[in-house]
Context: one part of a larger RNA
RNA sequence: GGACGAACGCUGGCGGCGUGCUUAACACAUGCAAGUCGAACGGGACCAUAUUGAAGGAGGCUUCGGCCAAUGGAUAUAUGGUUUAGUGGCGGACGGGUGAGUAACGCGUGAGGAACCUGCCUCGGAGUGGGGGACAACAGUUGGAAACGACUGCUAAUACCGCAUAACGCAUAGAUGCGGCAUCGUAUUUAUGCCAAAGAUUUAUCGCCCUGAGAUGGCCUCGCGUCUGAUUAGCUGGUUGGUGAGGUAACGGCCCACCAAGGCGACGAUCAGUAGCCGGACUGAGAGGUUGGCCGGCCACAUUGGGACUGAGAUACGGCCCAGACUCCUACGGGAGGCAGCAGUGGGGAAUAUCGCACAAUGGGGGGAACCCUGAUGCAGCAACGCCGCGUGAGUGAAGAAGUAUUUCGGUAUGUAAAGCUCUGUCAGCAGGGAAGAUAAUGACGGUACCUGACCAAGAAGCCCCGGCUAACUACGUGCCAGCAGCCGCGGUAAUACGUAGGGGGCAAGCGUUAUCC
Repeated sequence: GGACGAACGCUGGCGGCGUGCUUAACACAUGCAAGUCGAACGGGACCAUAUUGAAGGAGGCUUCGGCCAAUGGAUAUAUGGUUUAGUGGCGGACGGGUGAGUAACGCGUGAGGAACCUGCCUCGGAGUGGGGGACAACAGUUGGAAACGACUGCUAAUACCGCAUAACGCAUAGAUGCGGCAUCGUAUUUAUGCCAAAGAUUUAUCGCCCUGAGAUGGCCUCGCGUCUGAUUAGCUGGUUGGUGAGGUAACGGCCCACCAAGGCGACGAUCAGUAGCCGGACUGAGAGGUUGGCCGGCCACAUUGGGACUGAGAUACGGCCCAGACUCCUACGGGAGGCAGCAGUGGGGAAUAUCGCACAAUGGGGGGAACCCUGAUGCAGCAACGCCGCGUGAGUGAAGAAGUAUUUCGGUAUGUAAAGCUCUGUCAGCAGGGAAGAUAAUGACGGUACCUGACCAAGAAGCCCCGGCUAACUACGUGCCAGCAGCCGCGGUAAUACGUAGGGGGCAAGCGUUAUCC
């Protein structure tokens, strides 16, 4: 000198764009953050329409027993609509947060998978035949304070289960060609065995099943690189390898039985400390050094530890089970919870914001769609926290006014500075108009940006420094005191170094200081 997620002191006009718990991965009140589909299904409730027409019944007749009856609309059935707890489907593995752990194939980079998987999507081939038995909901009984159950009975489906059909699919055993990297891969072919399905509808469609290929996403392996300490020198028993079996989508001590005795290490094993990694960022002429906040990619975690289930995908932040700590409810028998999502609270701290608006846009989930959901996102609010831009007026003006400081008392400085005169009107304020962002409709932002008009110099300057380094000097006070200080050093009676004043220098809505990096 530059930089900063900064803080502190003094000061503070406006706008644009960014950024904002670096500390306690401390504890959390409250609200919201993942739903959706009635065009998969059976019920329930409500409404409308059509048919039905009960009780009652004005009135009339009456032989007083009753009869007729406008009207009334119960009930039942059918159709349609709205709505929805439940079954079922898809999505809750994305998006969002944090950096505790991790020195590791975690990350980066480059290869490999002849050892693998892939819902939704795209393209192609083939199919969708015929049956069965349940379980919710519901009804009844019943336990419990509650959370939540238990039993009996009925029922639907795109829920569940057999059967048929069966290939270019899979498995096993072969044959031939080509290829390779040992196991083998690939193409054609033979035999045997095995495996499917679901319907809905407004008849436009949307689905379902098998299979091939692709795309996307993932999984695994390897080469190289990836902090400090030797005042850590030896480490290792599933340890290293083999055979067999299991397991996995798949290779593999991944797991197990048996066998062998190996494997790593001064080219730093093991141990200890520290740390998420990278694209990048800062600095520097570069080499390098430092750093990894915002944004993007990967990884890990979700109160602590462990476990699996479901599923194409999780060992799952707002799913489940167990154990621990903590908090809450309780009828004391037992239950409920997890903000490192968005706001917000307490606490810690030098220190870090609103319990805001909207799904209008972009994107995501569901749906045929209308649409619903979306604290992702788009915006607004707060903070000079940063960067950038603008303003706080311009011209003229010597009687060099007054005041102030100083003085050798003549003057000198402040100083064209002010006043005065002539202008302008940025920004803010006031009034009027008023977008783009949105293909037809739909705008939170927002009456915002922007444009126009009138008005008035008005509403808008501070901070640090002045001994040398280092731009900028005098007076008074103080008297090794009070104090200053980045280094050298100032101060003990004329201090350009302390304090105040005048003047000056620098930067400027900031200026200084402190911490840290180059």
Predicted 3D model of a 518-nucleotide part of an RNA (small-subunit ribosomal RNA, 5' domain) from an uncultured bacterium. RNAcentral holds the full RNA, with entries from Greengenes.